Transfer RNA from a Verrucomicrobiia bacterium, 76 nucleotides, folded computationally. Taxonomically the source falls in Verrucomicrobiia (Bacteria, Pseudomonadati, Verrucomicrobiota). It matches the Rfam family "tRNA". Gene Ontology term of the family: triplet codon-amino acid adaptor activity. The prediction has a mean pLDDT of 82. RNAcentral records the identical sequence in 2 taxa.
RNA sequence: UGGGGCGUGGCCAAGUUGGUAAGGCGCAUGUUUCUGGCACAUGAGAUCGUAGGUUCGAGUCCUACCGCCCCAGCCA
Numbered sequence: 001u002g003g004g005g006c007g008u009g010g011c012c013a014a015g016u017u018g019g020u021a022a023g024g025c026g027c028a029u030g031u032u033u034c035u036g037g038c039a040c041a042u043g044a045g046a047u048c049g050u051a052g053g054u055u056c057g058a059g060u061c062c063u064a065c066c067g068c069c070c071c072a073g074c075c076a
Stems, first nucleotide, its partner, number of pairs: 001072007010025003019056001027043005049065005
C1' cells in the first nucleotide's frame, strides 16, 4: 500500500429478503432469610464505531474515515 472480515447496553451476543433492537451475565428494587447467598417477581440501561448519502422507513444498502484481526505486496 492492496484485498477480506469484524465493530450492537458495563461484559458476551442475536438480528443477514430494509418495517423501528431478542437473550445470557451483571446492576437496582421487592418477596423469602437472623444476615448473606440461592431461588422467585418486577424494573432500569443500547438512537447499533464516526460522519454523510439513498429511502416513506436503515443495525441491515452506498461512500469516506477511525479501531481491531487475517491474507498479499513493498522497504530494510